[in-house]
RNA sequence: ACGAACGCUGGCGGCAGGCCUAACACAUGCAAGUCGAGCGAGACCUUCGGGUCUAGCGGCGGACGGGUGAGUAACGCGUGGGAACGUGCCCUUCACUGCGGAAUAGCCACUGGAAACGGUGAGGAAUACUUAGCGAUAUUGGGGAGGCAAAGAUUUAUCGCCUGGGGAUCGGCCCGCGUUGGAUUAGGUAGUUGGUGGGGUAAUGGCCUACCAAGCCUACGAUACAUAGCUGGUUUGAGAGGAUGAUCAGCCACACUGGGACGGAGACACGGCCCAGACACCUGCGGGAGAGAGCAGUGGGGAAUCUUGGACAAUGGGGGCAACCCUGAUCCAGCCAUGCCGCGUGAGCGAUGAAGGCCUUAGGGUUGUAAAGCUUUUUCAGCUGGGAAGAUAAUGACGGUACCAGCAGAAGAAGCCCCGGCUAACUCCGUGCCAGCAGCCGCGGUAAUACGGAGGGGGCUAGCGUUGUUCGGAAUUACUGGGCGUAAAGCGCGCGUAGGCGGAUUGUUAAGUCGGGGGUGAAAUCCCGGGGCUCAACCCCGGAACUGCCUCCGAUACUGGCAAUCUUGAGUUCGAGAGAGGUAAGUGGAAUAUCCAGUGUAGAGGUGAAAUUCGUAGAUAUUGGAUGGAACACCAGUGGCGAAGGCGACUUACUGGCGCAAUACUGACGCUGAUGCGCGAAAGCGUGGGGAGCAAACAGGAUUAGAUACCCUGGUAGUCCACGCUGUAAACGAUGUAUGCUAGCCGUCGGGCGUUCAAGCACGCGGUGGCGCCGCGAACGCAUGAAGCAUACCGCCUGGGGAGUACGGUCGCAAGAUUAAAACUCAAAGGAAUUGACGGGGGCCCGCACAAGCGGUGGAGCAUGUGGUUUAACUCGAAGCAACGCGCAGAACCUUACCAACCCUUGACAUAGAUAGUAUGAUUUACGGAGACGUUUUUCUCGUAAGAGACCUGUUGACAGGUGCUGCAUGGCUGUCGUCAGCUCGUGUCGUGAGAUGUUCGGUUAAGUCCGGCAACGAGCGCAACCCACGUCUUUAGUUGCCAGCAUUCAGUUGGGCACUCUAAAGAAACUGCCGAUGAUAAGUCGGAGGAAGGUGUGGAUGACGUCAAGUCCUCAUGGCCCUUACGGGUUGGGCUACACACGUGCUACAAUGGUGGUGACAGUGGGUUAAUCCCCAAAAGCCAUCUCAGUUCGGAUUGUCCUCUGCAACUCGAGGGCAUGAAGUCGGAAUCGCUAGUAAUCGCGUAACAGCAUGACGCGGUGAAUACGUUCCCGGGCCUUGUACACACCGCCCGUCACACCAUGGGAGUUGGGUCUACCCGAAGGCCGUGCGCCAACCUCUUCGAGGCAGCGGACCACGGU
Repeated sequence: ACGAACGCUGGCGGCAGGCCUAACACAUGCAAGUCGAGCGAGACCUUCGGGUCUAGCGGCGGACGGGUGAGUAACGCGUGGGAACGUGCCCUUCACUGCGGAAUAGCCACUGGAAACGGUGAGGAAUACUUAGCGAUAUUGGGGAGGCAAAGAUUUAUCGCCUGGGGAUCGGCCCGCGUUGGAUUAGGUAGUUGGUGGGGUAAUGGCCUACCAAGCCUACGAUACAUAGCUGGUUUGAGAGGAUGAUCAGCCACACUGGGACGGAGACACGGCCCAGACACCUGCGGGAGAGAGCAGUGGGGAAUCUUGGACAAUGGGGGCAACCCUGAUCCAGCCAUGCCGCGUGAGCGAUGAAGGCCUUAGGGUUGUAAAGCUUUUUCAGCUGGGAAGAUAAUGACGGUACCAGCAGAAGAAGCCCCGGCUAACUCCGUGCCAGCAGCCGCGGUAAUACGGAGGGGGCUAGCGUUGUUCGGAAUUACUGGGCGUAAAGCGCGCGUAGGCGGAUUGUUAAGUCGGGGGUGAAAUCCCGGGGCUCAACCCCGGAACUGCCUCCGAUACUGGCAAUCUUGAGUUCGAGAGAGGUAAGUGGAAUAUCCAGUGUAGAGGUGAAAUUCGUAGAUAUUGGAUGGAACACCAGUGGCGAAGGCGACUUACUGGCGCAAUACUGACGCUGAUGCGCGAAAGCGUGGGGAGCAAACAGGAUUAGAUACCCUGGUAGUCCACGCUGUAAACGAUGUAUGCUAGCCGUCGGGCGUUCAAGCACGCGGUGGCGCCGCGAACGCAUGAAGCAUACCGCCUGGGGAGUACGGUCGCAAGAUUAAAACUCAAAGGAAUUGACGGGGGCCCGCACAAGCGGUGGAGCAUGUGGUUUAACUCGAAGCAACGCGCAGAACCUUACCAACCCUUGACAUAGAUAGUAUGAUUUACGGAGACGUUUUUCUCGUAAGAGACCUGUUGACAGGUGCUGCAUGGCUGUCGUCAGCUCGUGUCGUGAGAUGUUCGGUUAAGUCCGGCAACGAGCGCAACCCACGUCUUUAGUUGCCAGCAUUCAGUUGGGCACUCUAAAGAAACUGCCGAUGAUAAGUCGGAGGAAGGUGUGGAUGACGUCAAGUCCUCAUGGCCCUUACGGGUUGGGCUACACACGUGCUACAAUGGUGGUGACAGUGGGUUAAUCCCCAAAAGCCAUCUCAGUUCGGAUUGUCCUCUGCAACUCGAGGGCAUGAAGUCGGAAUCGCUAGUAAUCGCGUAACAGCAUGACGCGGUGAAUACGUUCCCGGGCCUUGUACACACCGCCCGUCACACCAUGGGAGUUGGGUCUACCCGAAGGCCGUGCGCCAACCUCUUCGAGGCAGCGGACCACGGU
């Protein structure tokens, strides 16, 4: 934007529009008639003057107007030209219009038929038909010859008729240019192309025919196929373009389908004719009649498109002298929000900001001046009255319409879509990956601004949304205006045809180009200016424009044409060169292999390790000889040559190209290059040779879960040669060819040149490389060998997959190559770079990570936790490391959350209100009960003696309560990576950006610790230090601690003392400070001295940014949800303690480094209200004796029995003791854990919680080791670097088969429809040609022929149909 459709809604008017589908089929009515002034006849009327009506003959018109778009890719249309034509009616002009004749319809009679429609006979008219005469004119210039017209009517005005000239209009024909798609359509054409003669036409022409010639069209796309009416315009767009061709206008084509002609000025004819076909109607079955793509209308199709209306009043058309008649053209009305335009649904005031709704932080906010209320207006609609223009004298369908006036009353008149972003507009409830939404991204899994509803808001408004289509945005086909190193895209390379493009100078021409004039470019539309409907839409007038085509005149710079000249591009000549350039022939040495011979003996070979294999029939090794094939070590080089593929021993022959230097010559001879032609690695194919080594296939041996592989032993095609084919490669510089221009520096190869004694150095040309500026580029990068700046030409690209596939064509012996789609499917695929993460990538480094050691676990019994199972319940949580002696620092009741049973319901507990009441609480008595509990008994304070008070009880409504759910809604706390050395920021700089730099680098450290360097300079959180404990000393203090010396004692008991130990306060001390070496004169490292302690002294506390939706709603807090006589509360009993089994963590052992008995004492922490006294308190090791290698004097499980303790209560279910019993177990498979010094190991002790219960946890001290070469490997971590298709980040991503379901496409025995072509058969109607037995009015003759005509017959052509 729309000829739209659908959903919801709908007041009025104006102007427009309205079968896009079935060119499907049609009932009914209408759409083309008219003329009596052409003619006769009939009927009716008559004022007798005449008039009216009608069938027929005749004339004009039915070729216009109206409809549709099937066909048509065409001179069909558009535009501009042209010559060989016609033209009724109209205009103008010249001239004529005399005399005859024969028929026929209607009508009448008879007659056939159902009908439609006819047949025969008689009479009988014309502006119907017709003979002869006269005769202008035409028939190519002249002459001759032949031939050729007419119509009258009437009211006497006129209207007609005929011939010629001219005009106008309309039409026919020809030509240039323009006009869809695909080459997977490349050749087409026999009347085909041209000529001559003839025919035909209004006219040119193969339009037709006979003959002759062999042409004609085509890569600038013929032919065939598909699609399509064309245009003015419409729509979109800045334009260029794209899409489109409804309404209006011009042209064309068609009229049920196909063919055909008639008559006519004009048709091969929408409402005419003939034939054929399909369809459908009538019928008396013999035969007839028909075509809505005219206007209404019906059925059907479809998402979808109207009334079987009025009028000829206007505008036009036909006929007519006219009156007039006809006109579904037209003008109007009806239906439809289909579109465009306009108007309305009220306006002003109105705060208590009413009620109601919604939200709420509960205060309020919002709906909202909105409503109500008060005042006011009446457009539109309604009612009443008047009432046009359209008409120039008459005539008005529209229409009592437009318009005007009056009346009543806010009265009759608002919806639709949206509110996550794009995109204007936000909240609540419901739902819970359901229901649903969705244009794209996407939303929904219990707090949804995205679903549904509501409130509120936004947008548009008699409409609003949705769907469909077109253009735009899309520079996303790029003419304007894109690209091709890596994103899609340079043919593997050359030669070269057509084509495109092309050096310098002069002249000429004027095709391109430029300027001016003329013609045309229909009208309408668009635009501008005016005007008319109240405005607008709409309509009218004028202008401009229509970017085009044709033509005339002019200009001549540039391009082109023509002519002439030039040397710079290109080429030729001479000279000295370099080279794995090519082809052919020949020659050579090393090595492998094989064979022969010698020496020689048991292995050889091969691998990660082996085996297959070879070898006592003599291998391997070694020596000599022979044969044969293939390849050419060193030289060898980002060296050379070639167009590319490619080319490597030496010699010879033939041969292509290249660079340098120099002279002369030719004179643009050039560049590119569609189709074409040639070359073209390897593999492969054909024929024939050859075959040493290597080696697809194949065989065997290994490896492996398997191993059709990698490894090994063999081994055939092949590799080699000759000839032929194939024609592809990551044929790559992933970079087409050619030319010019645009900073440099450093190598190397080949000529030249200058200089030097020379090595060499400098300059210049050509090749081949590295770096780098400008510039370019998305970046990576390229950068005088461009991916820069330009020019010329070619090739190629247009999202991924399907697919370089299918079909078709071409090529090939085949393999296959080349050209090359679509259906369907996805929302991406891709490039470059960034940050991470990862790697069975690399480098550096660390850690009880490995290694070196010591001791364990895994086997046994028991303890404890978990899983599983069981159960009424075995409450719940924790789940790799980082759950499992964990929450639990302690389940008999309690705890306790679980189960069973019995009780309570404002509640066991909190706050506050109302109301009633007495006593409540506490203690006590008795009874029932398992108990909770129920019943029962006793007893307040103040007081003014009314009552009050707190407490309590009953009732009631708020509420309490929940270890119920969600740790994936949360806070807090915690674990873990990890005490690992990291994590960041500001400013600056670099980069389009993400980001980078800093933080990398060289050293060094335990450390991002420090030093140095550096486009970085600084800073923060971490590290370290500051804190605590221990280790040394000093000072102060000296009880409850200590006792050297003095006294005393059983005893530091006491006197005394405070030196020591110790206690507990303050200080000192350690900093690589000193010395040496090393290092860079640094940081530091190593060694040494001193020191109690030495390089962080040792051990704690301390845990960066973050990760794991890690753990915890059952510590606590908390959002949401859920329960409320229960998921809350109380009680008794049970359970958490179960037990086939599996796992984790421990204890005790298996014994002599030991057991048992005795002895033996020294500790330390801690606790007890207190700094040490007193208590807990017995240490264990050690020492002595005994046992003597056994299932034991080991080991202690299990069991019996007795007892103690705690507690209301030890049955389920505590701990300890005595006696008796005396199980497994003889050091533990695969695997696995801890520990680097006062550590491991070993020994006991204490504490918390607790009535009681410890093999656990947390602490304490005693005794007291071994080892670390080292960093290859395992695990974890840090830094740098590299690759990446990963980013939920390797527990990633991802490929293929198979199974099931679905979708699309292909194949498929076949089957079927349509289009077209070719050959043959048939041959309706028709015109043409021939013939014309038969028939015939006009003329002639004269009754009969003739001229002429008709029917008929025959022929060629041809539609339908057939094979």

The RNA shown here (small-subunit ribosomal RNA) has 1363 nucleotides and comes from an uncultured prokaryote. The sequence is in RNAcentral, with records from ENA.